Large-subunit ribosomal RNA, half B from Candidatus Iainarchaeum sp., 1226 nucleotides, folded computationally. RNAcentral holds the full RNA, with entries from ENA. Rfam family: Archaeal large subunit ribosomal RNA. Clan: LSU clan. The literature on the family includes a 2001 paper in Science by Yusupov et al., "Crystal structure of the ribosome at 5.5 A resolution". Model confidence (mean pLDDT): 81 of 100.

Context: one part of a larger RNA
RNA sequence: AUCAGGUUAUGGGAACUCGGCAAAUUAGCCCCGUAUCUUAGGUAUAAGGGGUGCCAGCGCUUGAAUAAAGUGCUGGUUUCAAUCACGCGAGGAGUCCGACUGUUUAUCAAAAACACAGCUGACCGCAAGUCCGUAAGGAUGAGUAUGGUCAGUGACUUCUGCUCACUGCCAGUAGGUCAAAACCCAAUUCAACGGGUCUAAGCCCUGGUGAAGAGCGGGCCUAACUCUGAGGCUCUUAUGGUAGCGUAAUACCUUGUCGUUUUAUUGGCGACUUGCACCAAGGAAGUAACGAGAUUCCUACUGUCCUUAACCUGAACUCGGUGAACUCACUAUGUGGUGAAUAUGCCACAGACUCCCGAUGGGAAGAGAAGACCCCACGGAGGUUUACAGCAUUCUGAUGUUGUGGUGUGAAUUUUGUUGCAUAGCGUAGCUGGGAGCGUCGAACCCACUCUUGCGGGGGUGGGGAAUGCGAAAGUGUAACACCAGCCUACAAAAUUCACACUGCUUACCGACCCUUUUUGGGUUGGGACACCAUUAGAUGGGCUGUUAGACUGGGGCGGUACACCCCUGAAAAGAUAUCAGGGGUGCCCAAAGGUCUGCUCAGGAGAGUCAGAAAUUCUCCGUAGAGUGCAAGAGCAAAAGCAGGCUUGACCAUCAUCCUAAAAGCACGGAUCGUGGAAUGGAAACAUGGGUCUAGCGAACAUCAGUGUCCCCAUUAAUGGGGGCCUGGUCUGACAGUGAACUUACCCUGGGGGUAACUGAGUGGUCGUGGGUGAGAGUCCACAUCGACCCCACGGAUUGCGACCUCGCCGUCGGCUCUUGGCAUCCUGGCUGUGCAUAAGCAGCCAAGGGUGGAGGUGUUAACUCAUUAAAGCCGAUCGUUAGUUGGGUUAAGAACGGUGCGAGCCAGUUUGGUUACUAUCUAUCGGGAGUGCGGAGUGUCUGAGGGAAAGAUCCAUCUAGUACGAGAGGAACAGUGGGUCGUCGCCUCUGGUGGACCAGUUGUCCGACAGGGCAAUGCUGGGUAGCUACGCGGUACGUCGAUAAAAGCUGAAUGCAUCUAAGCUUGAAGCGACCCCCGAAACUAGACACUCAUUUCCGAACGUCUUUGCGUUGCGACGUGAAGAUCGUAGGAACAAGCGUGCCGGCUAGAAUACCGGUUUGAUAGGCAGCGAAUGUACGCACGAAGCUUCGGCGACGUGUUCAGUUCAGCUGUACUAAGCACG
Repeated sequence: AUCAGGUUAUGGGAACUCGGCAAAUUAGCCCCGUAUCUUAGGUAUAAGGGGUGCCAGCGCUUGAAUAAAGUGCUGGUUUCAAUCACGCGAGGAGUCCGACUGUUUAUCAAAAACACAGCUGACCGCAAGUCCGUAAGGAUGAGUAUGGUCAGUGACUUCUGCUCACUGCCAGUAGGUCAAAACCCAAUUCAACGGGUCUAAGCCCUGGUGAAGAGCGGGCCUAACUCUGAGGCUCUUAUGGUAGCGUAAUACCUUGUCGUUUUAUUGGCGACUUGCACCAAGGAAGUAACGAGAUUCCUACUGUCCUUAACCUGAACUCGGUGAACUCACUAUGUGGUGAAUAUGCCACAGACUCCCGAUGGGAAGAGAAGACCCCACGGAGGUUUACAGCAUUCUGAUGUUGUGGUGUGAAUUUUGUUGCAUAGCGUAGCUGGGAGCGUCGAACCCACUCUUGCGGGGGUGGGGAAUGCGAAAGUGUAACACCAGCCUACAAAAUUCACACUGCUUACCGACCCUUUUUGGGUUGGGACACCAUUAGAUGGGCUGUUAGACUGGGGCGGUACACCCCUGAAAAGAUAUCAGGGGUGCCCAAAGGUCUGCUCAGGAGAGUCAGAAAUUCUCCGUAGAGUGCAAGAGCAAAAGCAGGCUUGACCAUCAUCCUAAAAGCACGGAUCGUGGAAUGGAAACAUGGGUCUAGCGAACAUCAGUGUCCCCAUUAAUGGGGGCCUGGUCUGACAGUGAACUUACCCUGGGGGUAACUGAGUGGUCGUGGGUGAGAGUCCACAUCGACCCCACGGAUUGCGACCUCGCCGUCGGCUCUUGGCAUCCUGGCUGUGCAUAAGCAGCCAAGGGUGGAGGUGUUAACUCAUUAAAGCCGAUCGUUAGUUGGGUUAAGAACGGUGCGAGCCAGUUUGGUUACUAUCUAUCGGGAGUGCGGAGUGUCUGAGGGAAAGAUCCAUCUAGUACGAGAGGAACAGUGGGUCGUCGCCUCUGGUGGACCAGUUGUCCGACAGGGCAAUGCUGGGUAGCUACGCGGUACGUCGAUAAAAGCUGAAUGCAUCUAAGCUUGAAGCGACCCCCGAAACUAGACACUCAUUUCCGAACGUCUUUGCGUUGCGACGUGAAGAUCGUAGGAACAAGCGUGCCGGCUAGAAUACCGGUUUGAUAGGCAGCGAAUGUACGCACGAAGCUUCGGCGACGUGUUCAGUUCAGCUGUACUAAGCACG
């Protein structure tokens, strides 16, 4: 210096900021007084004023009281201030949301979310409904519709529109569909299997239902100016959004437009409203009161800010004690370059003695956490649903548990009885056979009742009647009647069996109550063959469970299919060859459009020709294909592969091989080709033919169906039949070598990826910005004062893109704040040039980066816009500079709301509100402070100045020049001089202020019994305030000079006999560059210079060398090699001293974190003490006197006056040895 917590600030007063965040203001009690709105309760302590201490006296109330408590009046009196401390609302005006009090994400969200009273709907009559449980059983509930459960909305007021087409729910039901069982048919040895009838729920169907899920249009025309469109036409729907509200918590465009608020408003409020995309119980619009909700403004207030300063406490720092963690390959300089594209480590250059301490936080792509965004995984999990499967539940049928009656209906069988109308015939002739008689066992006929009918009639029953009848014969006819038997059609009755419906009973079974009592006891009573339960069958079924959710991809998604095939190009003259490269096709068709034999020649053109024309049919000539060939393209094709005609089915049955599919490994399906055997077609024959001139037109296993055969297997033998194989064919997978398969996740998880996106960087430079070339044009004339089209060329690397090179075991992401530095393409200031430059003011350009480049409004904003100033309010870079610096408004988690979207879970580069910002610094870097070594022994003082730093100044205004130059005028300069301001910078504290837990004084509460004197309450609060430190205060920032230059201006002067500022040479010329001036600076390894002072001593001491003597070996007797002893100089080194240095000591208001620095150390004023001076405060204690009044006459009494410019105090100055430094160690 800083941080945390506090205190105080002159002038200004929100200028701060996302936002008055934080702080300040206010505050108790009494009295006065209170707007608007209102649900009449409130709002309300609204707002806004006044009072408040102490003393004395006197009332009133409670009280038994002259205790005590409360309350009031009058007078006196003090202070800057009397709720004096503590405690203790700032206020007002709009808007949004929610009515309110309440509840919530323990641990980032307190809210507009939840709840709530009120409103509405649904279910439920109790053995209910809903819920828990496998069940027994239990809750609601010892409750009973004024109740319980479920769902939505959310006080209150005014209201709550239209739509039933869709989905759901409810109701209904003639019909359709419809499982099992049952029955019937067929079939079987019996069966399986098959078909049919009947048939529940459900579905279809018919209706209802919106405070159920939901939904609530488009086009055109139109009124005496214009605009608008009451109105009309039309399409369409289930209906087309009504009231109200509306740029909104909802409006993209949008900062909508207007008004108001402000100097200025992406804000607020009020309106308008063309509502991307308000809207009526997922409630609409209002709304008093309420809200730690969101938002705007005003008053007051303030250190939020201009703009900081001072002080206090704690930390930091120092000392003593104790003593972690994270982290750690090693190492640790800068710039430029290089490089997996941002290097302490590589290259170059520069810098750099060693170590320690305090700080700062630029770097170590710092530490921390195998990135949460993104992508991937045939990873996971939560949620949803009309994903795929399944299950519970619920509904329903059947059977069992399961008995007994009645009635009705239906069916079947049996018995009895009736019925039967063509024509002809007297006539109502069922069919066949027998048959000549039948009828008192009561005929004809009459009456009554009844059934049937073809309306003519026929039948039955009862009564009367008493044989008058019928048949045969005849006749009609297909058939002849009486009577008897059998049978058919239709019907009736009865009986039996079965089914269905309704109903009765009680004994199975299920409840309730009572009594016994613990026993599957008893009694009473209510249900009752239902229900419960079990089995089975159908329906329903995210209530629950499990699972899936493709790939390619210039990230992923959306889109597309480049996912199976064919043709051409790409494709680089073998073959092969990629891209979400370019151009196009296929998923068929054809019984002829196939096979074969025979014949012919096309498109087009010219000429000729009745109707007839450019173009109909006909003739002649030319005609290499310019036609045609079913369909793409390429290839192929002329007595044909094209066009016709005849006959036909080779569009055959088997089988071997080869090629493509699939280059160079393997490989299926599929396709093609040469043959062989058989059987055929055409042709006289040779021959041709196994589909289409060639290259596309396709599909495994399982399953299933069909075909074929002296074939194989199975059931103890045989046969028949059956089943299964072998072979062939059909039905499928287009994600086409073929998995049964939907969404969502911001509540999310795991494993991975820089194989792959969102920042930066690097690359590129389309886009962007800047410059240039050319010069169409305009500029009255004139391209170039100024502007400049089309076209072209560069540069930059600030925009936006592109690709995906670094980073996903993590490089913190927008903007602001703070702080530093660089570039120049210059905004101002400086120097110049041109001008369509008279002056003034401009316009354009050249040089120039020294300095400056500001304050506000709305917005998160960068940006853009606006206001008032200004010389000017420049553009950019530095990991879109800067989060181990800050902020956290925006973006981008978890809550919540709106609009939109989706059936839903959810989602939206749409909006809105709320929402944890952690790290003790190892290295390096930087700023400071020290220690050591070196500089050939030390000390003291004075210098040099290599090198480094700097902006120490920048700019404006006024005046004078001068109303001059200039100008017709209007206007209107400059050089030089003078004064002043603003900003910056350096210093200081005399003044003005601030602070001032030194100090002085006042005062509240309480405690120390009272006084005096004190403690605590933020220093209790309040008023002053010395020194110091400070700015808001004061002073300086001077004359400025010199040198070399830029653009530019010139001199002389050639190349180029001229001209020319240049080529040689020379002179000028800027705030810029270098100096003078200022600061650091012998660690400047070339380690410096000068002056003075002190020291420079003694001892030990190898190795090597030199000298002397000498041994041994070789020997050419010159010498060489090797060894021993002694002497000498005394080196390296060592020891002891010395000059000197340091420490301990006393101190520092000349210094200070430690250390250092400075002063002192008795030969002493260094610090303390004491005394004086000066200064602050403001008149002490005690005593005396006075004092409103009261008094028991003793006294009580706030306070005042005097003693007293007192008392108290001081960080300053002076004096004074009283105290501590007078010594010791290294």